Description
This is a predicted structure of a 167-nucleotide RNA (Lysine riboswitch aptamer) from a sheep gut metagenome.
RNA sequence: GACAGAGGCGCGGCUACGAUCAGUACCUGUUCCGGAGAAAGUUCGGUUCUGUGACGGACAGCAAAAGGCAAUGCCGCCGAAGAGGCAGAAUUUCUUCCUGAACAGGUUCUGCUUCUGGUAUCCGGCCGAACAGGUCUGGUACUGUCAUCAUGUGAUGGAGAGCUGUC
Numbered sequence: 001g002a003c004a005g006a007g008g009c010g011c012g013g014c015u016a017c018g019a020u021c022a023g024u025a026c027c028u029g030u031u032c033c034g035g036a037g038a039a040a041g042u043u044c045g046g047u048u049c050u051g052u053g054a055c056g057g058a059c060a061g062c063a064a065a066a067g068g069c070a071a072u073g074c075c076g077c078c079g080a081a082g083a084g085g086c087a088g089a090a091u092u093u094c095u096u097c098c099u100g101a102a103c104a105g106g107u108u109c110u111g112c113u114u115c116u117g118g119u120a121u122c123c124g125g126c127c128g129a130a131c132a133g134g135u136c137u138g139g140u141a142c143u144g145u146c147a148u149c150a151u152g153u154g155a156u157g158g159a160g161a162g163c164u165g166u167c
Stems, first nucleotide, its partner, number of pairs: 001167005008078001010077005018069001027061006037049003041103004046097001081116013117143006124136004145158005
């Protein structure tokens, strides 16, 4: 340097039924309020609606969806994978008017770079409708690996750019 492997409710992707989202949003009707504005994530511009009552509240009827979850099975794997920072590209949030500008946010991909061996769990933070789930710092426990010390059981420390085997 090449090839092949190991850790273990191991990692990631796809996925049926389904639950949740939710009797929620939207829409319709009745009614109340009302010097009053409304139509978008914010601002500006335009346009439209509005005392023949906007917006909003209550009741009744009708009644979703997306994201997230997810068995089994399949696929790719052991920096598997995840997160942060910087840069670029695409797309989206004015889907309850059209559409232009500015700002802000989200998602996906690519490149560089930083951190994390893995699993579980706890406090706290963030995303999320959520007490589901995901993710982050820290703590605790278990576990694998190598080094050092010891030799009944073990103890301490390091990190995957590691460890084991073959050539």

Overview: It matches the Rfam family "Lysine riboswitch aptamer". Its family is annotated with lysine biosynthetic process in the Gene Ontology. Rfam's curators write: Riboswitches are metabolite binding domains within certain messenger RNAs that serve as precision sensors for their corresponding targets.